[in-house]
Overview:
Bacterial RNase P class A from Calditerrivibrio sp., 354 nucleotides, folded computationally. Rfam family: Bacterial RNase P class A. The family's RNA type in Rfam is ribozyme. Gene Ontology terms of the family: ribonuclease P activity, tRNA processing and dimeric ribonuclease P complex.
RNA sequence: GCAGGUGGAUAUGCAGUUGCUGUGUUUUUGCACAGAGGAAAGUCCGGACACCAUAGGGUAUGAUGGUCGCUAACGGCGACCCGCCAAAAGGCGAGGGAAAGUGCCACAGAAAAUAUACCGCCCGGUAUCUGAUAUCAGAUGUUGGGUAAGGGUGAAAAGGUGGGGUAAGAGCCCACCGCUCCUUCCGUGAGGAUAGGAGGCACGGCAAACCCCAUCAGGUGCAAUGCCAAAUAGGUAGGCGUUUGAGGGUGACCCGCCCGAUGCCUACGGGUAGGCAGCAGGAUUUAGUCAGCAAUGACUAAACAAGAUAAAUAACUGCACUCGACAGAAUCCGGCUUAUUUCCACCUGCUGAU
Numbered sequence: 001g002c003a004g005g006u007g008g009a010u011a012u013g014c015a016g017u018u019g020c021u022g023u024g025u026u027u028u029u030g031c032a033c034a035g036a037g038g039a040a041a042g043u044c045c046g047g048a049c050a051c052c053a054u055a056g057g058g059u060a061u062g063a064u065g066g067u068c069g070c071u072a073a074c075g076g077c078g079a080c081c082c083g084c085c086a087a088a089a090g091g092c093g094a095g096g097g098a099a100a101g102u103g104c105c106a107c108a109g110a111a112a113a114u115a116u117a118c119c120g121c122c123c124g125g126u127a128u129c130u131g132a133u134a135u136c137a138g139a140u141g142u143u144g145g146g147u148a149a150g151g152g153u154g155a156a157a158a159g160g161u162g163g164g165g166u167a168a169g170a171g172c173c174c175a176c177c178g179c180u181c182c183u184u185c186c187g188u189g190a191g192g193a194u195a196g197g198a199g200g201c202a203c204g205g206c207a208a209a210c211c212c213c214a215u216c217a218g219g220u221g222c223a224a225u226g227c228c229a230a231a232u233a234g235g236u237a238g239g240c241g242u243u244u245g246a247g248g249g250u251g252a253c254c255c256g257c258c259c260g261a262u263g264c265c266u267a268c269g270g271g272u273a274g275g276c277a278g279c280a281g282g283a284u285u286u287a288g289u290c291a292g293c294a295a296u297g298a299c300u301a302a303a304c305a306a307g308a309u310a311a312a313u314a315a316c317u318g319c320a321c322u323c324g325a326c327a328g329a330a331u332c333c334g335g336c337u338u339a340u341u342u343c344c345a346c347c348u349g350c351u352g353a354u
Stems, first nucleotide, its partner, number of pairs: 001350009012320007020035006037326001041337002044335005049221004061217005066080005081095001082093004096212002101210002103206003118151002120147012159177006178201001179199005184193003225277004235268006247259004284303008321324001
């Protein structure tokens, strides 16, 4: 320098003017301060919180599934084990059970699981031909059997390599490798061993097919939920009144005039609009120390006013540069996933120079 991998940081900056939302002050519309993200997104998991349900247990349904830890919890995270991928750094794995049962395995192929036989190889019968002519030998066809070495099919073919053995072959036998089981040792454990022994080897794959086993999950979500509370129309109770006229209209008031009967007035209660709380100090952030490989935890110190409800976070101007991506809070928090700018560190491999 190039290629690859892992981790982290960052998210145009500064100044001015005018607005918007919120808070505090005062007071006349001032002054001061605060005002989106790393993903605010997807709403995919997990919790807090609220209400409803609930003795305990079970069924159904759903999710998860190596081990040990972390955590409020998780389907998240860390470390490790095993397997696979990569030349390496490193990455990926729904990673329990296929000897509980059922089912599936396209095409091709003899056969896809109680194994089997297309070509081939080997042994025999038989027909024809040839040679020799004695009983035989060879070739071709046909037929009966043996075999699973070799070829061929497939994503996958019943341990592998070599030797012995055989008519030809085969764990049929042997050596090595692999596999299964037991013991011992190491490890908290998943597991591991270069240790010892036994077994010719028995059980193809698929459970993100049904299923079985284990663990977890009661339901609904802030439009939860609680409080305050108009007008109108219902409800309950009381009072007044119907030619002995309650009440209303006109009017400053009285008379007068007009209207007037399941009507009028008062109180209470539910409840709608509307308002308040929930709703911003928390499983919080930053720094340090300690414990731990780490995830994370403990302690100490400091810091922290976005909070709307048609819903603010904007517009303009100037300067600078490397000319600025994805994108906008709505109860809150922990994750995961997806989108995306620029930069840095470390690791692996190759190449060049010194």

The coordinates come from a structure-prediction model, not an experiment, and the mean pLDDT is 77.